[in-house]
Context: one part of a larger RNA
């Protein structure tokens, strides 16, 4: 390299834009560059391959013939792809309507819960467990009541419900803004798809700087259990968690299933949204699209399964896999303030 694969055996990039690069609807002309075909030249000999011949045969030599799958020019052929032109409308955007409904920012508000502070009743306990103790309490706790701060978090609605690319996103409320569907069709008219490199979001935990800090808490301490307990249990409890700007780029970032497009038997879930019909006050009912679940037919599959949301059929573009181990180390390079991250091997061994 070839040939094989990537839901679980190794492999799908964490996720979207996008750049150059592939690839690319429906027709009409010209063109003949790719492409096909016929001529010519040339593609040194020797080697190999055929055939005949000389050495007694061979090996070895001689001679002839094919081969030399490649290039150059010259006629030609016109599906196809490419170049140049046009024209289309079904892909693709755009407009008008209608409908869910995620996120940012700012303002101002909301009721439980808990912690804490004042005061009030009260007068021994209370907490916490398998059972204990540590720990709070006569300087009045725990219970109760009132009135205040505060911080975080939104019970029930809430649903294999919905929204975003992912990541993630639930109290209400205005205001601006992205994206999706459906219906209508006066527009543009191929403008698409996928994309190395790039850019840009990118949970948690970490980190800089300032705020905050109720409650829960890595570390820490105590107290328990034990043979020991650097733990599982109890009491405390710092960082964190929260906001403000800024790093950081990783996760079992997963459906462990990359993106587009096409085509292929159902059934279900009165499932979420829309629309059209026809009734009617309204529902319901039916038709059509989307989105989301769950059962299954064929085929696929090693098999669990998977099956129009494919792991079936086919096509484009992209990314990754090559026995465990050593090792996602070592070493260079790059980012990064630091943890570290991304690029990433060998000896050697099984």
């Nucleotide at each position: 390299u070839u040939g094989g694969g990537c839901u679980u055996a190794a492999a799908g990039g964490g996720u979207a834009c996008g750049u150059a690069g592939g690839c690319g609807g429906c027709g009409c002309u010209g063109u003949u560059a790719g492409u096909c075909g016929g001529g010519u030249g040339u593609g040194a000999a020797a080697u190999c391959c055929c055939u005949c011949g000389g050495c007694u045969c061979a090996a070895c030599c001689g001679a002839g013939g094919a081969a030399u799958u490649g290039c150059g020019c010259c006629c030609g052929a016109u599906a196809c792809u490419g170049c140049a032109g046009u024209g289309c409308u079904u892909g693709a955007g755009g407009g008008a309507g209608a409908c869910a409904g995620a996120g940012g920012u700012a303002a101002g508000c909301g009721g439980a819960a808990c912690u804490g502070a004042u005061g009030g009743u009260g007068g021994a306990g209370c907490g916490g467990u398998g059972a204990a103790a540590u720990g709070c309490g006569u300087u009045g706790a725990u219970a109760u009541c009132a009135u205040c701060a505060g911080g975080a978090a939104c019970a029930c609605c809430g649903g294999u419900g919905g929204c975003g690319a992912a990541a993630g996103c639930g109290g209400c409320u205005u205001a601006c803004u992205g994206g999706g569907u459906c219906u209508c069709u006066u527009c543009u008219g191929a403008c698409g798809c996928u994309g190395a490199g790039g850019u840009a979001c990118g949970a948690a935990a970490g980190c800089u700087a300032g705020g905050g800090g109720a409650g829960c808490g890595a570390a820490g301490g105590g107290g328990a259990u034990u043979a020991g307990a650097u733990a599982c249990c109890c009491c405390c409890g710092u960082a964190g968690u929260c906001c403000u700007a800024g790093c950081u780029g990783u996760a079992a970032a997963c459906g462990u299933u990359g993106a587009g497009c096409a085509c292929u038997u159902g059934g279900u879930c009165g499932g979420g949204g829309a629309u059209c019909c026809c009734c009617u006050c309204a529902u319901a009912g039916g038709u059509u699209c989307u989105c989301g679940g769950c059962c299954g037919u064929a085929g696929c599959g090693a098999a669990a399964g998977u099956g129009u949301c494919a792991a079936g059929u086919g096509c484009u573009c992209c990314g990754c896999c090559u026995g465990g181990g050593g090792a996602g180390u070592a070493u260079g390079g790059u980012c990064g303030c630091a943890a570290g991250g991304c690029u990433g091997a060998a000896a050697c061994u099984c």
Record summary: The prediction has a mean pLDDT of 82. This is a predicted structure of a 350-nucleotide part of an RNA (small-subunit ribosomal RNA, central domain) from a soil metagenome. The full RNA is in RNAcentral, with records from MGnify.